RNA sequence: GGCCCUGUAGUUCAACGGAUAGAAUAGCGGUUUCCUAAACCGUAGAUCCGGGUUCGAUUCCCGGCGGGGCUA
Numbered sequence: 001g002g003c004c005c006u007g008u009a010g011u012u013c014a015a016c017g018g019a020u021a022g023a024a025u026a027g028c029g030g031u032u033u034c035c036u037a038a039a040c041c042g043u044a045g046a047u048c049c050g051g052g053u054u055c056g057a058u059u060c061c062c063g064g065c066g067g068g069g070c071u072a
Base pairs, nucleotide, nucleotide: 001071002070003069004068005067006066007065010025011024012023013022018055027043028042029041030040031039048064049063050062051061052060
């Protein structure tokens, strides 16, 4: 250089083109406990960037950027 795969909460993952983008874990507050842990209740937090298609895009298409792999 060429080809393929991939990019969503801090992290690990969901989401037949139409849900308020959802869970687990982590964070924060609280209940409980002599204290801690555990358990329970509550709370905040995300679609890599730019275009296009569409009534509607996390999802499809194009380009860019990042990551991984194969190849010379």